[in-house]
């Protein structure tokens, strides 16, 4: 000096990912609900129950008129399996089952952004989501050519996947 393996530290991919933060806006919604006239027996639910109602239900007209989850922009934080999902288990919530919402663990999936189509799910054409597609990009081989003495570049295919890559740096190991 050079192989190999293993462990540390420190970045890259970019319309990158998160957030019970902030702060404006659409939207929910002229809907819930209040009030006032007529009205004159029902009202709510996915299903039970329970609560309202002749001290006026429903409805309809006139006046008032929210509110959460959600989501979009900007800022700020935390970051590069970041984070998200499907599935089972579990607690806790939401009167009970069913259905949601939260949180935790286990196997599994996905590098990454965007999108068409059909599903879920939502107040919702907004977001998420599962699948079968397509475009773009990183990254690492391989085949091809081209430039070059050589390491390597470049440019077309096609393939693998973050337990990845790139650089440094310790240590084993071979030469």
């Nucleotide at each position: 000096u050079u192989u190999u393996g293993u462990g540390g530290u420190a970045g890259a991919g970019g319309u990158g990912c998160g957030g019970u933060c902030u702060a404006u806006c659409a939207a929910u919604a002229g809907u819930a609900c209040c009030u006032g006239a007529c009205g004159g027996a029902g009202u709510c639910u996915g299903g039970c129950g329970a609560a309202c109602u002749g001290u006026g239900a429903a409805g309809c007209c006139a006046g008032g008129g929210a509110a959460a989850g959600g989501g979009a922009u900007a800022g700020c934080c935390g970051c590069c399996g970041a984070a998200g999902c499907u599935g089972c288990a579990g607690u806790c919530u939401u009167g009970c089952c069913a259905g949601g919402g939260a949180u935790u663990g286990c196997c599994g999936c996905u590098g990454g952004u965007c999108u068409u189509g059909u599903g879920u799910u939502u107040a919702a054409g907004a977001a998420a989501u599962a699948c079968c597609g397509g475009a773009c990009u990183g990254u690492c081989g391989c085949u091809u050519g081209a430039u070059g003495g050589a390491u390597a570049u470049c440019a077309a295919g096609g393939g693998g996947a973050g337990c990845g890559c790139u650089a440094c740096u310790a240590u084993c190991u071979u030469g």
Molecule: Lysine riboswitch aptamer
Organism: Propionispora vibrioides